[in-house]
This is a predicted structure of a 312-nucleotide RNA (Archaeal signal recognition particle RNA) from a Candidatus Bathyarchaeota archaeon.
Lineage of the source: Archaea > Thermoproteati > Candidatus Bathyarchaeota.
The sequence was found by an Rfam model in a public genome assembly.
It matches the Rfam family "Archaeal signal recognition particle RNA". Its family is annotated with signal recognition particle, plasma membrane targeting and SRP-dependent cotranslational protein targeting to membrane, signal sequence recognition in the Gene Ontology. Clan: SRP clan. The literature on the family includes a 2003 paper in Nucleic Acids Res by Rosenblad et al., "SRPDB: Signal Recognition Particle Database".
RNA sequence: UGGUGAUGGGAGCUGGGGGGCUCGUCCUUCCCUGUUACCUGAAACGGGCGAUACGCAGGGGCUUGACUUGAAAGGCGCCGUUUCUGAUAGGUUGCAGGACCCUCUAGCCGACGUUGAAACACCGCCCCAUCGGACCAGUGUAGAAGGAUUGUUUCUGUAGAGAAGCAAUUACUUCCUCAUUGUCGAAACCCGAUAGGCCCGGGAGGGAGCAUCGGUUAGACGAACAUGUAGGUGCUGGUGGGAUACCGGGGUUGAGAAAGCAAUUGGGACACCGUGCCUAGAAGGAACGACCACUUCCAAGGUCCAUCACCA
Numbered sequence: 001u002g003g004u005g006a007u008g009g010g011a012g013c014u015g016g017g018g019g020g021c022u023c024g025u026c027c028u029u030c031c032c033u034g035u036u037a038c039c040u041g042a043a044a045c046g047g048g049c050g051a052u053a054c055g056c057a058g059g060g061g062c063u064u065g066a067c068u069u070g071a072a073a074g075g076c077g078c079c080g081u082u083u084c085u086g087a088u089a090g091g092u093u094g095c096a097g098g099a100c101c102c103u104c105u106a107g108c109c110g111a112c113g114u115u116g117a118a119a120c121a122c123c124g125c126c127c128c129a130u131c132g133g134a135c136c137a138g139u140g141u142a143g144a145a146g147g148a149u150u151g152u153u154u155c156u157g158u159a160g161a162g163a164a165g166c167a168a169u170u171a172c173u174u175c176c177u178c179a180u181u182g183u184c185g186a187a188a189c190c191c192g193a194u195a196g197g198c199c200c201g202g203g204a205g206g207g208a209g210c211a212u213c214g215g216u217u218a219g220a221c222g223a224a225c226a227u228g229u230a231g232g233u234g235c236u237g238g239u240g241g242g243a244u245a246c247c248g249g250g251g252u253u254g255a256g257a258a259a260g261c262a263a264u265u266g267g268g269a270c271a272c273c274g275u276g277c278c279u280a281g282a283a284g285g286a287a288c289g290a291c292c293a294c295u296u297c298c299a300a301g302g303u304c305c306a307u308c309a310c311c312a
Stems, first nucleotide, its partner, number of pairs: 001312009010064005015033005023050005038059004067301004072296003077291001079289006088280004093276003097273001100268003105263001107261002112256001119252002122249003126242008134233003137229001138227004143175004147170010180223005190215004198207003
C1' cells in the first nucleotide's frame, strides 16, 4: 500500500400507483401491484404539513452495495372517448299469421226426437198509452116552511095577560134530499114537560117554577152514505199499439237435429302468442388516448469512517 474477516459508528432502505377527501399535499380509508422487510399509538364532524408540502410520535429489522436518478423497451391493472353486439324494459307505435273472435259451405260424430225434430205463426212474461176495479187515506153530510126561546118595538085590557113586527139561535114538527146515526162530553147552574105547594082571579082560566124525568153545544172516538180528491199502493182487470233474446202455454206441419271435431268462404280485433320500428339500456368485445405497479437493457452518481486480527 492492497486484499479478507470481525466489532462499532455513520449512511441507505424498510415500497409504488390509482380512486376518494382536500385550496393543495401525505396519512388513516377502498382498489391494483411488489418486497427479506416491520411493530406500537391516535386519526373522516379527521391526524401531520405548505410547491423546500413526499406523513406525526415511539420502538425495531436488513445491507455494505443492495441503492438513487435519467432514458428506452415490455407491461398486470385503472380511467376517458368512439364504436360494435346486446340480456332486458317501455311506447296513446306499425304489420299481420288458423294464436284469438264472428260467419258461410258441405262432411264426421250424434245428446235429443212420432210421448213429435227443424221451421212457421199465436198468446203470456217486457214497454207505452188509455179506461176501469179493490184497498187505504182525504173531504163533505145539505135545503124549505112552520113552531119555540132570548132581546126589542108598537097597540089593547080592571088583573093573570092578548095581537102584530124585527134580529139572533134552534134542541121541536112536517116535507124533500144520498145527506143519517152510536158512545162519551167542558163551561154554561141552558132547553122541554112540570106532581106537590105558591101567586093573580068571584069563577073559568092563567103565570112563575122546586123536586123529578127527558134532552142540548164546542169537541173526541166510531159507523153509514156521497165523492173528479184529476191523492196513494210490492194489488188487479179490459182495450189498443210497440218490442220479441231467454223462459212458459197451447197450435200448424211431419223427420230430423244441439253441442263438438277437422277443413273451407267472407270478415273482425290486437287482450294473449309472433314480428317490425322508436326510446332507454345491464354485461361484454374492439380501436384510440392518457396514467401506471413491476421486469429487462443502457447511462450517470455513489460504492463511507474508525479500531483490531490475518495474508501478500